Small-subunit ribosomal RNA, central domain from a metagenome, 348 nucleotides, folded computationally.
Its mean pLDDT, the model's own confidence on a scale to 100, is 89.
RNAcentral holds the full RNA, with entries from SILVA.
Context: one part of a larger RNA
RNA sequence: CUGGGCGUAAAGCGCACGUAGGCGGUUUUUCAAGUCAGGCGUGAAAGCCCCGGGCUCAACCCGGGAAUAGCGCUUGAUACUGGAAGACUUGAGACCGGGAGAGGAUAGUGGAAUUCCCAGUGUAGAGGUGAAAUUCGUAGAUAUUGGGAAGAACACCAGUGGCGAAGGCGGCUAUUUGGACCGGUACUGACGCUGAGGUGCGAAAGCGUGGGGAGCAAACAGGAUUAGAUACCCUGGUAGUCCACGCCGUAAACGAUGAGUGCUAGACGUCGGGAAGCUUGCUUUUCGGUGUCGCAGCUAACGCAUUAAGCACUCCGCCUGGGGAGUACGGCCGCAAGGUUAAAACUC
Repeated sequence: CUGGGCGUAAAGCGCACGUAGGCGGUUUUUCAAGUCAGGCGUGAAAGCCCCGGGCUCAACCCGGGAAUAGCGCUUGAUACUGGAAGACUUGAGACCGGGAGAGGAUAGUGGAAUUCCCAGUGUAGAGGUGAAAUUCGUAGAUAUUGGGAAGAACACCAGUGGCGAAGGCGGCUAUUUGGACCGGUACUGACGCUGAGGUGCGAAAGCGUGGGGAGCAAACAGGAUUAGAUACCCUGGUAGUCCACGCCGUAAACGAUGAGUGCUAGACGUCGGGAAGCUUGCUUUUCGGUGUCGCAGCUAACGCAUUAAGCACUCCGCCUGGGGAGUACGGCCGCAAGGUUAAAACUC
């Protein structure tokens, strides 16, 4: 390269927006670039193939023929692709009317709990564990009552419930803001899909500057356990966890399943809308989500199965035996930690 693949065997970028590119609905006319057909030219000789001939045969050599992808010119064809012009409404968008939601940002605010401080009651223990000890306590602890302060997180509701592209989002209120869904329309008229580079977002930990610091808690100290115990258990405890701004850019960033479109039995839950019917709280039906089971089909099996891993198409990413190695070197990025791109020798 041609293939074959990517849920679990190697393999879907963490997610999105989007440039180039690739691909692209129905229909009319036209052009004839791709495409198809014919003709002409070119396609050196030698070689290969066929026929014949010459060396006693063969190899070898000689003559003739055939063949030749492709390229150029030319004459036509017009179904498909493409170019141009026009039309359409189903894709896409727009407008109007609705209801749902932990979607984002900012500000304010509430109660429970925890710790600390002050005061009252009260007295000898309290903590903790498998058992203990370190620890706290007669300078009055633990317990209990009243008052105050601080920080962080929001019990119940809570649900294979909801929202978001992913990461993720949960007390309440206000302001502001994004998206999706349903119903309607006399609007635009293919405006679409994907997306190399690029750009943005991106848990936790970590980093910088300044705040904050209740609880928890790497490191660290002590007590236990143990043969040892740099652990598991206990008592303490600093970074950190929180806020603002700026970095980092990684995760089992998982559905280990890229995005989009169409098609292919059903059944039963549940969430948000709509329609119809009546017996007014149910039944039927429809659109969008989220689940369980299951047919055909697929799969090595497990399993998947209208939310596909089925049947197809378009575009992107990725894989190609194990180790060496997601490492070295170099480049780019970063304050650093490191990230990203990414080998080879050697070895089995």